[in-house]
Order: sequence, then C1' cells, then structure tokens
RNA sequence: ACUGCCAAGGGCAAACCAGCUGAAAGGUUGGGACGCAAAACCACCGGUCUACGGGCGUAAGCCUACGACAGCGGGGUUGCCAGUU
Repeated sequence: ACUGCCAAGGGCAAACCAGCUGAAAGGUUGGGACGCAAAACCACCGGUCUACGGGCGUAAGCCUACGACAGCGGGGUUGCCAGUU
C1' cells in the first nucleotide's frame, strides 16, 4: 500500500418491545439481533424524512430547515487484527 479467503481476541447493533425526551422526523436508556471491517467520527455535496414556527389560502391543503438521518450514496478524518506485496 492493497485485500478481508484463513485465525484469534473482541466491537457495534436493524426490525420489534418498554421507559425517558421532542411539535414531529428523530434522539436516548434497557431488552433484542437483521446485519456490519470502519455500522468509529464529521451534515461538505447529492438524497431522504419532519414542519413547531414562518409564508400562501375562505377552507381543505400547499411551500419552507435554521431540525433530523453517518445503518441511502459520495467525500473528509481517525483506527483493531490477519493475510499478501
């Protein structure tokens, strides 16, 4: 540097359920494992979700991120073990 076929010690934890939290999306704690070699970290680019507030509307409703998702893709930073060179 590349790779994750082999080995070892391990790590994380989707759906779902319960508590707390939030207007919501979601977050968080415990249980639980679908998966993951960066499923560690960062909203920079694209994408997706939400719409308290704000805008439009007679209304129904529509629009809007400064909110959220890193387990949607790209990018950036850091990193365990093994194998190959």
This is a predicted structure of an 85-nucleotide RNA (c-di-GMP-I-GGC riboswitch aptamer) from a Chromatiales bacterium.
Its mean pLDDT, the model's own confidence on a scale to 100, is 89.
The model forms 91% of the base pairs in the Rfam consensus.